[in-house]
RNA sequence: ACCUUAUCCAGAGUGGCGGAGGGAGCGGCCCGUAGAUGCCACAGCAACCGGUUUCACCGAACGGUGAAACGCUGGUGCUAAUUCCCGCCUCCGGGACAUCCGGGGGGAAGAUAAGGU
Numbered sequence: 001a002c003c004u005u006a007u008c009c010a011g012a013g014u015g016g017c018g019g020a021g022g023g024a025g026c027g028g029c030c031c032g033u034a035g036a037u038g039c040c041a042c043a044g045c046a047a048c049c050g051g052u053u054u055c056a057c058c059g060a061a062c063g064g065u066g067a068a069a070c071g072c073u074g075g076u077g078c079u080a081a082u083u084c085c086c087g088c089c090u091c092c093g094g095g096a097c098a099u100c101c102g103g104g105g106g107g108a109a110g111a112u113a114a115g116g117u
Base pairs, nucleotide, nucleotide: 001117002116003115004114005113006112007111008110013042014041015040016039017038021031022030023029027085028084043079044078045077048075049074050072051070052069053068054067055066056065057064058063083109088106089105090104091103092102093101094100
């Protein structure tokens, strides 16, 4: 870098550095010199992987599979806004019939994890 699978309406911020744009990308809408984005420290959230415990099943046993729980001196991740909304297709309702408005489903893209090439 690419591929596969799962999840994405929940949750969680203070301080220091720094000084202009930032929220992936289009549009919208927001955040930001009352200092954002970013970096660092500490704190926290979560429970994907790992770990531990309990239960069920298979097994002679080691062990394996599944479910639940714990949040563990472990590996990541995350801590404005639903992935901030949206873009493509489709369905329902509304309508002044528009390239409109509201809602549902799917997709694309993205993010994170685990595995693979």

A computed fold for a 117-nucleotide RNA from a Pseudomonadota bacterium, annotated as SAM riboswitch aptamer (S box leader). Model confidence (mean pLDDT): 84 of 100. The organism belongs to Pseudomonadota, within Bacteria. It was read from a public genome assembly, where an Rfam model found it.